[in-house]
Context: one part of a larger RNA
Molecule: small-subunit ribosomal RNA, 3' major domain
Organism: uncultured Flavobacteriaceae bacterium
RNA sequence: UGACGGGGGCCCGCACAAGCGGUGGAGCAUGUGGUUUAAUUCGAUGAUACGCGAGGAACCUUACCAGGGCUUAAAUGCAUAUUGACAGGGCCAGAGAUGGCUUUUCCUUCGGGCAAUUUGCAAGGUGCUGCAUGGUUGUCGUCAGCUCGUGCCGUGAGGUGUCAGGUUAAGUCCUAUAACGAGCGCAACCCCUACCGUUAGUUGCCAGCAUGUCAUGAUGGGGACUCUAACGGGACUGCCGGUGCAAACCGCGAGGAAGGUGGGGACGACGUCAAAUCAUCACGGCCCUUACGUCCUGGGCCACACACGUGCUACAAUGGCCGGUACAGAGAGCAGCCACGUCGCAAGGCGGAGCGAAUCUAUAAAACCGGUCACAGUUCGGAUCGGGGUCUGCAACCCGACCCCGUGAAGCUGGAAUCGCUAGUAAUCGGAUAUCAGCCAUGAUCCGGUGAAUACGUUCCCGGGCCUUGUACA
Numbered sequence: 001u002g003a004c005g006g007g008g009g010c011c012c013g014c015a016c017a018a019g020c021g022g023u024g025g026a027g028c029a030u031g032u033g034g035u036u037u038a039a040u041u042c043g044a045u046g047a048u049a050c051g052c053g054a055g056g057a058a059c060c061u062u063a064c065c066a067g068g069g070c071u072u073a074a075a076u077g078c079a080u081a082u083u084g085a086c087a088g089g090g091c092c093a094g095a096g097a098u099g100g101c102u103u104u105u106c107c108u109u110c111g112g113g114c115a116a117u118u119u120g121c122a123a124g125g126u127g128c129u130g131c132a133u134g135g136u137u138g139u140c141g142u143c144a145g146c147u148c149g150u151g152c153c154g155u156g157a158g159g160u161g162u163c164a165g166g167u168u169a170a171g172u173c174c175u176a177u178a179a180c181g182a183g184c185g186c187a188a189c190c191c192c193u194a195c196c197g198u199u200a201g202u203u204g205c206c207a208g209c210a211u212g213u214c215a216u217g218a219u220g221g222g223g224a225c226u227c228u229a230a231c232g233g234g235a236c237u238g239c240c241g242g243u244g245c246a247a248a249c250c251g252c253g254a255g256g257a258a259g260g261u262g263g264g265g266a267c268g269a270c271g272u273c274a275a276a277u278c279a280u281c282a283c284g285g286c287c288c289u290u291a292c293g294u295c296c297u298g299g300g301c302c303a304c305a306c307a308c309g310u311g312c313u314a315c316a317a318u319g320g321c322c323g324g325u326a327c328a329g330a331g332a333g334c335a336g337c338c339a340c341g342u343c344g345c346a347a348g349g350c351g352g353a354g355c356g357a358a359u360c361u362a363u364a365a366a367a368c369c370g371g372u373c374a375c376a377g378u379u380c381g382g383a384u385c386g387g388g389g390u391c392u393g394c395a396a397c398c399c400g401a402c403c404c405c406g407u408g409a410a411g412c413u414g415g416a417a418u419c420g421c422u423a424g425u426a427a428u429c430g431g432a433u434a435u436c437a438g439c440c441a442u443g444a445u446c447c448g449g450u451g452a453a454u455a456c457g458u459u460c461c462c463g464g465g466c467c468u469u470g471u472a473c474a
Base pairs, nucleotide, nucleotide: 001474002473003471004470005469007468008467009466010465011464012463013462015458016457019421020420021419022418023417026313027312028311029310030309031308032307033306034304035303042053043052064299065298066297067296068295069294070293076122077121078120079119081117082116083115084114088103089102090101091100092099093098106113107112124288125287127286128285129284133282134281135277136276137275138273140271145184146183147182148181149180150179151160152159153158164175165174166173190265191264192263193262195233196232197231198230199229200228201227205222206221209220210219211218236259239253240251241250242249243248315414319373320372321371322370323369324368332361333360336355337354340351341350342349343348380411385406386405387404388403389402390401391400427450428449429448430447431446432445433444
């Protein structure tokens, strides 16, 4: 100087407390461990692995296994030589890769171009090392810290500044001060959202004036309003009162759409964990080169005595079922979204307009209004299994989703323990998108609808910050 203490002081955080909802029990989905396997590819492992890389494993992907092939090779460049054939179409053999047979056909300014083959040089490797590395990322932590120049103090390591008294979300600011300044962080500058104005008015809007209809901005028209999208304004403790030296704090003060960082996002200091990644990519070294490269068929990554994590659905009446009837936002669409008609109980099929979209396309659901069920393993719950179908795709056996009929399991609120959340939040309800032929999505990321309870307080648990103290630790 640090680190540590079941030392002290001060302070903070959904850390506890106060509340609300879960997990842990059940069934299923998914990831992991283990076991099994020819293979169940590899990585991630307290917090900071485990619906993680994977934002789509039937083939492909694919890296794994079995078997069958190739060896300058699947791709590309250069050079050499040869050919106008190869390639493409058809047929045959084969699981296919591939091999065989047959067929059609190059351009030219004659320099060459194009394509294929041969030879040679470069290859290729998801093989190893993340403890050789770059880049990227997690975490402490959006915590308030981490440092430097000059000066001063100390033999020196080093200290001071950065401490003290206040204050703040903040090393934020003020006062004091052997320190005076400065940098990286904090804050602000950026984006979204909440209010207003200006400009603009189509595909959006419709107050007033007309036209028309059973009805609809449908039409003429209009820019008022909503909205859209560009530019501005607006909030600064600015004003008032109180406390205070100041900074600042307090006020069911004013004004205001908004008040003390208005709400949210992006943004992550010096560093820590030899943290993660050589399998995104790049790269040093090592290793393989008729194979650890590469092509193909089939299988596997989906196994299943078991254990754990994360979820979904429930156990019901604040509910289930049936009928009727409202109200979103955001995003997507041409090998696409699909109105409408028709067939089918349905998944869907067949026709068929519109839309490269503020123009066309998609019933929002919970809610509300009626009806029914009366506490039961039930009109709860839907696993599992049997049968029949639909769609995608070369192909749904291993191993897809969906629909219909039947079947109708466990489960009556979950031990010890444990998680999230402080407001448009939790809880609950549906919608969209990426990936994508299809989909194992109950996942991820967004979007809106309905919409709470509680916080006395900081003694205790966990993590962190500052000062101080002890230490035989570094």